Context: one part of a larger RNA
RNA sequence: UUGGGUUUAAAGGGUGCGUAGGCGGAUUAUUAAGUCAGCGGUGAAAUUUUGCAGCUUAACUGUAAGAUUGCCGUUGAAACUGAUGAUCUUGAGGAUAGUCGAGGUAAGUGGAAUGUGUUGUGUAGCGGUGAAAUGCAUAGAUAUAACACAGAACACCGAUUGCGAAGGCAGCUUACUAGACUAUAACUGACGCUGAGGUACGAAAGCGUGGGGAGCAAACAGGAUUAGAUACCCUGGUAGUCCACGCUGUAAACGAUGAAUACUAGCUGUAUGCGAUAUACAGUAUGCGGCGGAGCGAAAGCAUUAAGUAUUCCACCUGGGGAGUACGUUCGCAAGAAUGAAACUC
Numbered sequence: 001u002u003g004g005g006u007u008u009a010a011a012g013g014g015u016g017c018g019u020a021g022g023c024g025g026a027u028u029a030u031u032a033a034g035u036c037a038g039c040g041g042u043g044a045a046a047u048u049u050u051g052c053a054g055c056u057u058a059a060c061u062g063u064a065a066g067a068u069u070g071c072c073g074u075u076g077a078a079a080c081u082g083a084u085g086a087u088c089u090u091g092a093g094g095a096u097a098g099u100c101g102a103g104g105u106a107a108g109u110g111g112a113a114u115g116u117g118u119u120g121u122g123u124a125g126c127g128g129u130g131a132a133a134u135g136c137a138u139a140g141a142u143a144u145a146a147c148a149c150a151g152a153a154c155a156c157c158g159a160u161u162g163c164g165a166a167g168g169c170a171g172c173u174u175a176c177u178a179g180a181c182u183a184u185a186a187c188u189g190a191c192g193c194u195g196a197g198g199u200a201c202g203a204a205a206g207c208g209u210g211g212g213g214a215g216c217a218a219a220c221a222g223g224a225u226u227a228g229a230u231a232c233c234c235u236g237g238u239a240g241u242c243c244a245c246g247c248u249g250u251a252a253a254c255g256a257u258g259a260a261u262a263c264u265a266g267c268u269g270u271a272u273g274c275g276a277u278a279u280a281c282a283g284u285a286u287g288c289g290g291c292g293g294a295g296c297g298a299a300a301g302c303a304u305u306a307a308g309u310a311u312u313c314c315a316c317c318u319g320g321g322g323a324g325u326a327c328g329u330u331c332g333c334a335a336g337a338a339u340g341a342a343a344c345u346c
Base pairs, nucleotide, nucleotide: 003318004317005316006315007300008299012314014201015200016199017198021194022193023192025088026087027086028085029084030083031082033081034080035077036076037075038074039073040072041071042070049065050064051063052062053061054060091191092188093187095184096183097182098181099180100179103177104176105175106174107173108172109171110154114150115149116148117147118146119145120144121143125136126135162169163168206247207246208245209244210243211242215241216240220236221235222234223233258313259312260311261310262309263308266291267290268289269288270287271286272285273284274283277280295302296301319346320345321344328339329338330337331336
């Protein structure tokens, strides 16, 4: 490189949007770039293949043919691809009327709990554990009642639920805003799919500046446990967790399963629409689930939400270690991220 692969053996990019590129619905006309056919030219020699001749054979030499699958020109063909023109509606989009949801952003607001403060009642313990101790408490704790303040998270509903491209999203209300779906079918008329680079978003932790700080809690301190105990358990406790604005750009970012389209037995639950009959549901559309047949698979299993049958485009893999390391480069405030070897070794 080809081939073969990428749920779990190596391998799907964290996710969208999108440039170039690749690929692309139906009918028709023209064209002739690709394509196909005929003819001509050229494709040095040696080499290679075949026949013949020479050398006693061979190697070798000579000779003829073939091959040189190519390139150029020319004359045609017009199915397919391309180009140009015209037309179409099924793909795609738009319109109208509805529906749905923890989709997003901002502002406001609520109760329970926790902690703290003040005051009252009240007295000797509280707390914690396997058992204890550190700790708190006669300067009156714990408990209990009232009031006040603070920050964070939203019990029940709650679900195998719903929404979102992914990350993710849950008290309530309002404003702004994005989306999906259904029904109608009279609008546009291929406007599509994918997408190297690029760009935007991207949990947690971490970083910068300024706030905030109730609870929890890396680090740290003490008490235990233990042979030891830099842990598990306990008492404390700072960053952090929260907010605003920037940065970082990674995760078992997982369905360990890229996106799109078409086709291929059924059964069943559920969410949201439309709904024939006519009063609780046949059917149907779009999602989310559970089984199961063909088929596939090494098997586990997957199975109309495919890991089945096919097509298009992108990404990635090629024995283990060395190593996601070194070096260089790019990005970053840093932490680091991205790209990414080799020697050597088995």